[in-house]
RNA sequence: GCACGUGUAGCUCAGUUGGAAGAGCACCGGACUUUUAAUCCGAUGGUCGCCGGUUCGAUCCCGGUCACGCGCA
Numbered sequence: 001g002c003a004c005g006u007g008u009a010g011c012u013c014a015g016u017u018g019g020a021a022g023a024g025c026a027c028c029g030g031a032c033u034u035u036u037a038a039u040c041c042g043a044u045g046g047u048c049g050c051c052g053g054u055u056c057g058a059u060c061c062c063g064g065u066c067a068c069g070c071g072c073a
Base pairs, nucleotide, nucleotide: 001072002071004069005068006067007066010025011024012023013022019056028042029041030040031039049065050064051063052062053061
């Protein structure tokens, strides 16, 4: 330099014939317990890497760009 893949909650990840985002763990509160742990219940947490385009509407489609991974040279 070229081609491909990934980027979504603090972490690991799901999600899509385009209709506006979820799980597990963690954290916080409560129940239980003499206390802790475990278990159960509940709540909080997101510019879906960034910029632009298409569309009534974009995590999803298109273009560019950044980071990371892998391959070729």